A computed fold for a 677-nucleotide part of an RNA from a Patescibacteria group bacterium, annotated as large-subunit ribosomal RNA, domain II. The organism belongs to Bacteria candidate phyla, within Bacteria. Its mean pLDDT, the model's own confidence on a scale to 100, is 84.
Context: one part of a larger RNA
RNA sequence: GCCGGCGACUUACAGGUCGUGGCAGGUUAAGGCGAAAAAUGCCCCAGCCAAAGCGAAAGCGAGUCCGAAUAGGGCGUAUAUUGUCACGAUUUGUAGACCCGAACCCGGGUGAUCUAACCAUGUCCAGGAUGAAGCUUGGGUAACACCAAGUGGAGGUCCGCACCGACCGAUGUUGAAAAAUCGGCGGAUGAGGUGUGGUUAGGGGUGAAAUGCCAAUCGAACCCGGAGCUAGCUGGUUCUCCCCGAAAUGUGUUGAGGCGCAGCGGUUGAGAUUAUAGUCUGGGGGUAAAGCACUGUUUCGGUGCGGGCUGCGAGAGCGGUACCAAAUCGAGUCAAACUCUGAAUACCCAGUGCACACACUGCCAGUGAGACGGUGGGGGAUAAGCUUCAUCGUCAAGAGGGAAACAGCCCAGACCACCAGCUAAGGCCCCCAAAUGGUCACUCAGUGAUUAAGGAGGUGGGAGUGCAGUGACAACCAGGAGGUUUGCCUAGAAGCAGCCAUCCUUAAAAGAGUGCGUAAUAGCUCACUGGUCAAGCGCUCCUGCGCCGAAAAUUCUUGGGGCUAAGUGGCCUGCCGAAGCUGUGGGAUAUUUUAAAUAUCGGUAGGGGAGCGUUCUGUAUUGGGUGAAGCACUAGCGGCAAGCAGGUGUGGACAGUACAGAAGUGAGAAUGUCGGC
Numbered sequence: 001g002c003c004g005g006c007g008a009c010u011u012a013c014a015g016g017u018c019g020u021g022g023c024a025g026g027u028u029a030a031g032g033c034g035a036a037a038a039a040u041g042c043c044c045c046a047g048c049c050a051a052a053g054c055g056a057a058a059g060c061g062a063g064u065c066c067g068a069a070u071a072g073g074g075c076g077u078a079u080a081u082u083g084u085c086a087c088g089a090u091u092u093g094u095a096g097a098c099c100c101g102a103a104c105c106c107g108g109g110u111g112a113u114c115u116a117a118c119c120a121u122g123u124c125c126a127g128g129a130u131g132a133a134g135c136u137u138g139g140g141u142a143a144c145a146c147c148a149a150g151u152g153g154a155g156g157u158c159c160g161c162a163c164c165g166a167c168c169g170a171u172g173u174u175g176a177a178a179a180a181u182c183g184g185c186g187g188a189u190g191a192g193g194u195g196u197g198g199u200u201a202g203g204g205g206u207g208a209a210a211u212g213c214c215a216a217u218c219g220a221a222c223c224c225g226g227a228g229c230u231a232g233c234u235g236g237u238u239c240u241c242c243c244c245g246a247a248a249u250g251u252g253u254u255g256a257g258g259c260g261c262a263g264c265g266g267u268u269g270a271g272a273u274u275a276u277a278g279u280c281u282g283g284g285g286g287u288a289a290a291g292c293a294c295u296g297u298u299u300c301g302g303u304g305c306g307g308g309c310u311g312c313g314a315g316a317g318c319g320g321u322a323c324c325a326a327a328u329c330g331a332g333u334c335a336a337a338c339u340c341u342g343a344a345u346a347c348c349c350a351g352u353g354c355a356c357a358c359a360c361u362g363c364c365a366g367u368g369a370g371a372c373g374g375u376g377g378g379g380g381a382u383a384a385g386c387u388u389c390a391u392c393g394u395c396a397a398g399a400g401g402g403a404a405a406c407a408g409c410c411c412a413g414a415c416c417a418c419c420a421g422c423u424a425a426g427g428c429c430c431c432c433a434a435a436u437g438g439u440c441a442c443u444c445a446g447u448g449a450u451u452a453a454g455g456a457g458g459u460g461g462g463a464g465u466g467c468a469g470u471g472a473c474a475a476c477c478a479g480g481a482g483g484u485u486u487g488c489c490u491a492g493a494a495g496c497a498g499c500c501a502u503c504c505u506u507a508a509a510a511g512a513g514u515g516c517g518u519a520a521u522a523g524c525u526c527a528c529u530g531g532u533c534a535a536g537c538g539c540u541c542c543u544g545c546g547c548c549g550a551a552a553a554u555u556c557u558u559g560g561g562g563c564u565a566a567g568u569g570g571c572c573u574g575c576c577g578a579a580g581c582u583g584u585g586g587g588a589u590a591u592u593u594u595a596a597a598u599a600u601c602g603g604u605a606g607g608g609g610a611g612c613g614u615u616c617u618g619u620a621u622u623g624g625g626u627g628a629a630g631c632a633c634u635a636g637c638g639g640c641a642a643g644c645a646g647g648u649g650u651g652g653a654c655a656g657u658a659c660a661g662a663a664g665u666g667a668g669a670a671u672g673u674c675g676g677c
Base pairs, nucleotide, nucleotide: 001677002676003675004674005673006672011095012094013093014092015091016090017089018088019087020086021085022084023083024082025049026048027047031043032042033041053060054059063075064074065073066072098236099235101233105226106225107224108223109222110221116200117199118198119197120196121195122194123193124192125190127159128158129157130155134151135150136149137148138147139146163187164186165185167184168183169182170181171180202218204214205213206212211220239611240610241609242608243607244606249262250261251260252259253258263367264366265364266363267362269360271358278352279351282348283347289341290339291338295335296334299331300330301329302328303327306324307323308321309320310319311318312317370395371394372393373392374391375390376389377388378387379386400411401410402409415586416585417584418583420582421581422580426576427575428574429561430560431559435573437572438571439570440569441568442567448563454548455547458545459544460543461542462541463540464539465538466537467536475532476531477530478529479528481505482504483503487499488498511526515524516523587601588600589599590598591597592596612666614663615662616661617660618659619658620657621656622655623654630650631649632648633647634646636644637643
């Protein structure tokens, strides 16, 4: 892991509600009588519920309480009727209370054969090195001291086996081993190692102290018990069909992943035209927008209080001002906590009103982690698949078609069947069902099929304006002059370093000069003009589609092939396309016109209804060695659901049916449990 067996809402008592039955007031408990094979039957009137309520109570009573009250009000009476006992269902409470699951806490015991420390008594430590004190001899001293040689054999001394330990690395890591092996390593006469016997025990011991160790267990050992501790937590919870069908919100909470109440669901009963989308009448508002009349904000200009700076004056004061600036005027802004204004929606009252709901009552719930998308806001960075509100939708609890794939997007809500039809979104070259459809344009970038500031004689359309057969634009040919080197400045300044001025003449035209150039001249060129040529040429704005801007890590890509349309925009026609709608057949639920019609039939939590099957019991009945149950195969039956027959084989002794009753009553999941493989 698989297969098979087992495996979870029970039972008792008490309360609420519902259903069925008895009685009309209901009912007996303990106990007793009788019978005993077992039950049943009967008695007993204690008690309980009901029959009257109100008040805190005394108490009064169809009333009573508050009150001075005969006022007023609260709760009752009157109608509907209602009661009670038993059984059943459901739910609540108390019990282990649907099942499995702690870590813990407490009590009584068992452990120091591991290990920690200690006590008693034994035992062990190759070999080598160093050479303390003391002593001896010699030297030395007045005597010591001191020096030397020898002797001696000290030490938590040195090197290093046994022994004890465990610093590093590798191997091992389902190991040879639940801590080892290998190669190195530390101590090795000591606070040394070790044998045997003994002592200390669980909030206790022992500890050269690591919360270490106390039998592979230690921030409190182990065993049994309290004990089925408790678990607002996780997991699991077993047959079928039919009807309805949520919530993830508000509020309170030692509350936040739990509860209570409300909201939203189911079911029961009774109910007034009550409720209701839409429409219509009448309302209040201060949002969006807008505005500046208030509160604030804010730019420019005019007038300019006051101030600064400054002139005159001894001062008083009188002036100036290209400075700041109150207030006011004109123009122009901004605002969630501004409003002289002010919508759309929404909301409220009344009327009408399809489908259908609506409010109330008893009982039974679940939910109280929501997610994304659109819109309006707050927080954040006008970030987040971010967060938090409001409002709508979908998912949640929703299948089907589209978006390549894709809970929350688009279309659309699946009772069942059909090798029938029409459509939605979206599509119609091939993969792939349907147009290689029509028409008018655009795009050349594979743009389509990734983004911005910014950039560009890409190209289409529109608007405006200027020039142009008295010849424009471009190109080519020619001219582009004289006063004059204007004046100033300068070493020089001659159109062209710079400053001022910028005239006149000849002319078809020619600037006191557009650029290059020179030291300054010169030279080239432009403006401007004529000629050649010949028909459009410039500039500005708006707009369509394109271009650049454009860098990411394993191979690229619109889903792919591929496409110049099979791309983009407009118009047109046809077709495809879903569980939508229709057709045909069938079923169920609800209501009512009662035999047909209408409507409905996605569904998690959850509520309600109807059934199937298993074991046992009672009553009745049936089958069985001429073969029961069980098992295997099988083409039957059944709202073709759970399931149930018949047949054949096997098997070898019990089994079924009908109606009731009672449950150890249904398995795929619980790191379930036992067995097998």